[in-house]
Context: one part of a larger RNA
RNA sequence: UGACGGGGACCCGCACAAGCAGCGGAGCAUGUGGUUUAAUUCGAAGAUACGCGAAAAACCUUACCAGGACUUGACAUCCCUUGCAUAGCCGGGAAACCGGUGAAAGUUUAGCAAUAUUCCAAGGUGACAGAUGGUGCAUGGUUGUCGUCAGCUCGUGUCGUGAGAUGUUCGGUUAAGUCCGUCAACGAGCGCAACCCCUGCUUUCAGUUGCCAGCAUUAAGUUGGGCACUCUGGAGGGACUGCCGUAGUUAAUACGGAGGAAGGUGGGGAUGACGUCAAAUCAUCAUGCCUCUUACGUUCUGGGCUACACACGUGCUACAAUGGUGACCACAAACAGUUGCAAAAUAGUAAUAUCGAGCCAAUCUGAAAAAAGUCAUCUCAAUUCGGAUUGUGGGCUGAAACUCGCCCACAUGAAGUCGGAGUUGCUAGUAAUCGUGAAUCAGCACGUCACGGUGAAUGCGUUCCCGGGUCUUGUACA
Numbered sequence: 001u002g003a004c005g006g007g008g009a010c011c012c013g014c015a016c017a018a019g020c021a022g023c024g025g026a027g028c029a030u031g032u033g034g035u036u037u038a039a040u041u042c043g044a045a046g047a048u049a050c051g052c053g054a055a056a057a058a059c060c061u062u063a064c065c066a067g068g069a070c071u072u073g074a075c076a077u078c079c080c081u082u083g084c085a086u087a088g089c090c091g092g093g094a095a096a097c098c099g100g101u102g103a104a105a106g107u108u109u110a111g112c113a114a115u116a117u118u119c120c121a122a123g124g125u126g127a128c129a130g131a132u133g134g135u136g137c138a139u140g141g142u143u144g145u146c147g148u149c150a151g152c153u154c155g156u157g158u159c160g161u162g163a164g165a166u167g168u169u170c171g172g173u174u175a176a177g178u179c180c181g182u183c184a185a186c187g188a189g190c191g192c193a194a195c196c197c198c199u200g201c202u203u204u205c206a207g208u209u210g211c212c213a214g215c216a217u218u219a220a221g222u223u224g225g226g227c228a229c230u231c232u233g234g235a236g237g238g239a240c241u242g243c244c245g246u247a248g249u250u251a252a253u254a255c256g257g258a259g260g261a262a263g264g265u266g267g268g269g270a271u272g273a274c275g276u277c278a279a280a281u282c283a284u285c286a287u288g289c290c291u292c293u294u295a296c297g298u299u300c301u302g303g304g305c306u307a308c309a310c311a312c313g314u315g316c317u318a319c320a321a322u323g324g325u326g327a328c329c330a331c332a333a334a335c336a337g338u339u340g341c342a343a344a345a346u347a348g349u350a351a352u353a354u355c356g357a358g359c360c361a362a363u364c365u366g367a368a369a370a371a372a373g374u375c376a377u378c379u380c381a382a383u384u385c386g387g388a389u390u391g392u393g394g395g396c397u398g399a400a401a402c403u404c405g406c407c408c409a410c411a412u413g414a415a416g417u418c419g420g421a422g423u424u425g426c427u428a429g430u431a432a433u434c435g436u437g438a439a440u441c442a443g444c445a446c447g448u449c450a451c452g453g454u455g456a457a458u459g460c461g462u463u464c465c466c467g468g469g470u471c472u473u474g475u476a477c478a
Base pairs, nucleotide, nucleotide: 001478002477003475004474005473007472008471009470010469011468012467013466015462016461019426020425021424022423023422026317027316028315029314030313031312032311033310034308035307042053043052064303065302066301067300068299069298070297073128077127078126079124080123081122082121083120088101089100090099091098092097106119109116110115130292131291133290134289135288139286140285141281142280143279144277146275151190152189153188154187155186156185157166158165159164170181171180172179196269197268198267199266201237202236203235204234205233206232207231210227211226212225215224216223240263243257244256245255246254247253319419323378324377325376326375327374328373335366336365337364340359341358345354346353347352385416390411391410392409393408394407395406396405432454433453434452435451436450437449438448
């Protein structure tokens, strides 16, 4: 100087407390461990692995296994030879591929031509290719975490023999090393804040595909007309403790008030200092070294990654009446669409099919929002709760749904009556609850990411648990 303390002081955080909803019990989905297996490819491992890499494992993917094949190779460059080939057809084969047959022409430039040359293809030779083989404890790059915590440092000066100290401490204050005051310090840098984006109010510009106040018109903003309004999207304004009062050191600031759409960082996002964990990744990629080279490379078919006594994590659905069922009936946002989204009509109980209007989209389509509301019914029961499991019949995608997809109908109707010890999230348009969309994608979503609808309770407080910050103290630790 640090680190540590079941030392001290002060401060903060959904850390506790106060609340709300969960998890832990059930069924299923999904990931992991274990076990099994020819293979169940590999990685991730307290917090910071476990709906994680994987924003889609039937084939492919695919790295694994079994078997069949290839050896200058599936891919790149160089050299030599040839234009024999290739397509198609025949035979073998699970396919890859192997054997046979084999049409019409090779291509560019220069040249009268011979020929040379370029491109393409085949054959050959070796230099080489290739490796999701090893090492993340050889590395780059990227990432997690402490932590959006308020810290981490430097120059000059001063102090100390020196390691170092000071500044950065102290008194206030702040979300903040934020600011003020003081001070052997004076300044500065990386962080904080601001600058950026979304959202909340408003002005202005613009008015189609959007909108409709008044005038016509219609089944309908449908059409004429209009651009007030809504909305869209460009440019501005607006909030700064600016104003008033009280407290405070005449300060920083705090509390209250006015005005205001908004008030003290308005709300949310992006943004992650010096560093820590030899943290993660050689399987995104790049890369040193090591290793393989008729194989640890390449290719094909089939299988596996989907196994199942069990254990754990994360979710979904429930156990019901604040509910289930039936009928009627409102109100969104955001997003996607040409190898696409697909209306209407028709068929079917339905999944869906037929046909195909319109739309490269403020125009057309997906599209029905759902919870809510109104009426009816069920009457506390393992039930009109719950839907697992299983049977049968269908539909869709796709060469192909046996291993191993999704959906529909009918039948079947399991566990489950609110969950032990323990444990998680959340402070407001939040939790909870309700639907909607997208990426991936032929098909497959209870996951992920986004969008809106309805919309709470509690917060006395900081003694305690956990994590963090500052100062101080002790130390047989570095």
Molecule: small-subunit ribosomal RNA, 3' major domain
Organism: Christensenellaceae bacterium